[in-house]
């Protein structure tokens, strides 16, 4: 220098035909306990950045940023 894959919650990952952004763990509050832990209930919190296409974008196109891998 060229190419491929990936980027979603604090962490690990879903969501795909383009149409309601979710799970587990973690965290907070409550219940329970003599007090903790385990358990139960509830809650907060997110689509790497920008532009475009579209009635509608996590999802499609382009650019950039970062990570991993391959080629040279």
């Nucleotide at each position: 220098g060229g190419g491929a894959u990936c980027a979603u919650a604090g962490c690990u990952c879903a969501a795909c035909u383009g149409g309601g952004a979710g799970a587990g763990c973690a965290c907070a509050a409550g219940a329970a306990u003599g007090a903790a832990g385990a358990u139960c209930u509830u809650g907060g919190g997110g689509c790497g950045a920008g532009u475009g296409u579209u009635c509608a974008a996590g999802u499609c196109a382009c650019u950039c940023u970062g990570a991993u891998c391959c080629c040279a």
Model confidence (mean pLDDT): 82 of 100. Predicted 3D model of a 72-nucleotide RNA (transfer RNA) from a Promethearchaeota archaeon. NCBI's taxonomy places the organism under Archaea, Promethearchaeati, Promethearchaeota. It matches the Rfam family "tRNA". The family's RNA type in Rfam is transfer RNA.